Context: one part of a larger RNA
RNA sequence: UUCGUUAGGAAUUAGGCAAAUUAGCCCCGUAAGUUCGCGAGAAGGGGCGCUCAGGGGAACCUGAGCCGCAGUGAAAGGGGCUCUGCUGACUGUUUAACUAAACCACAGGUCUCUGCGAAAGCGAAAGCUGACGUAUAGGGGCUGAAGCCCGCCCAGUGCCGGAAGGUUAAGAGGAGAGGUUAGGAGCAAUCCGAAGCUUUGAAUUGAAGCCCCGGUGAACGGCGGCCGUAACUAUAACGGUCCUAAGGUAGCGAAAUUCCUUGUCGGGUAAGUUCCGACCCGCACGAAUGGCCAAACGAGUAGAGCACUGUCUCAACGAAGGACUCG
Repeated sequence: UUCGUUAGGAAUUAGGCAAAUUAGCCCCGUAAGUUCGCGAGAAGGGGCGCUCAGGGGAACCUGAGCCGCAGUGAAAGGGGCUCUGCUGACUGUUUAACUAAACCACAGGUCUCUGCGAAAGCGAAAGCUGACGUAUAGGGGCUGAAGCCCGCCCAGUGCCGGAAGGUUAAGAGGAGAGGUUAGGAGCAAUCCGAAGCUUUGAAUUGAAGCCCCGGUGAACGGCGGCCGUAACUAUAACGGUCCUAAGGUAGCGAAAUUCCUUGUCGGGUAAGUUCCGACCCGCACGAAUGGCCAAACGAGUAGAGCACUGUCUCAACGAAGGACUCG
């Protein structure tokens, strides 16, 4: 390491981990549920050798009988089952070498962009992909089969549309101001000063954007507080008040979400922080960051039962192959 083992049979343990059980072919038989395809090899039973006779193409069938002891051959391969939750519809994909999953993908749904030299992407460009395609097409975002559904808020942010008004750049414009000086004035210092050149420069004009107006949630997102009230008590259908853009609708709910919490009640056990069914006081569920439900499926996860066993009570012995010695 492989194999066998009295009685018990999960008492082991985080957990039946590991091991054991099951296993082929034929026949009988097969529940709930269900998207009617499945579930299903459900589950659960029975048969299987040899000889002779008859029938038959054969498989096989019928009848009679025997063995079910010992031995020979036996390489490889070869479902344990059932019930109930959670979760993801499914087959598929993934951290090559610690994680295979509830992640990712998916068919389906929806929003949005794009009229073709398309949008989008790569590239200073040429050009290429998209596509030798053309809105039943292509790109991007979110969701994730089907079924039943998907509520309210446009105040903020984003996006789309609008153009009256406000604001607003370069540019246009050039009122006015400064410098320079032919000339003039003065004894002089100096002052005045046209044209030209030059430095500036007010009004006025001037787009998008922003302000502004409207729309938009399967856009980013959000979806209240306090007080009182019914003829026992309790509770509050009802009323008041404050705030808000609007105050959480359907469905679900101690949940993969519940802190308090091993909530409370019921079930299962002799005994159950897990599990199942309810309740609702939801610290802090909730509707495509989708809500609920659900057959089938799963090396997913949680609980229970039957069968089975050296997991254990509780360890002991035996057989075989190695190890060991010699070669």

Model confidence (mean pLDDT): 84 of 100. A computed fold for a 327-nucleotide part of an RNA from an Anaerolineales bacterium, annotated as large-subunit ribosomal RNA, domain IV. The organism belongs to Anaerolineales, within Bacteria. RNAcentral holds the full RNA, with entries from ENA.